[in-house]
RNA sequence: AUGAAGGAUGCGGAAGAAAUGGGGCGUUGCCCCAUACCGAAGGAGCAAGUCAACGCCUGCCCAGGGCGAUGGCAAAUCUUUCAGGUGAAAGGGACCGCACCCGGACG
Numbered sequence: 001a002u003g004a005a006g007g008a009u010g011c012g013g014a015a016g017a018a019a020u021g022g023g024g025c026g027u028u029g030c031c032c033c034a035u036a037c038c039g040a041a042g043g044a045g046c047a048a049g050u051c052a053a054c055g056c057c058u059g060c061c062c063a064g065g066g067c068g069a070u071g072g073c074a075a076a077u078c079u080u081u082c083a084g085g086u087g088a089a090a091g092g093g094a095c096c097g098c099a100c101c102c103g104g105a106c107g
Base pairs, nucleotide, nucleotide: 006102007101009099010098011097012096013095018035020034021033022032023031024030025029036086037085038084042082043080044079045078049073050072051071052070054068055067056066057065058064
């Protein structure tokens, strides 16, 4: 000096699903209960694969390889619906774009 992965902040875009029923209050609203529903905050679960030791087979009985069951690690926009959410507005929102900061891979 170049500035990857990853992360923070700001701005912009951003879907889905009951204008459900009952009750209460301080009544364009909020809270509680019930049922119905949504997946894109978050959480949780799983594959291929890989690792470990065990048993069996092969083998120059070494190395290596194959098979079987056990355990660990292992992704998501998949699954789940715990949490969250379900008229408009507000808010939230995975993800995307831009700016900037941290960072310091590669060269």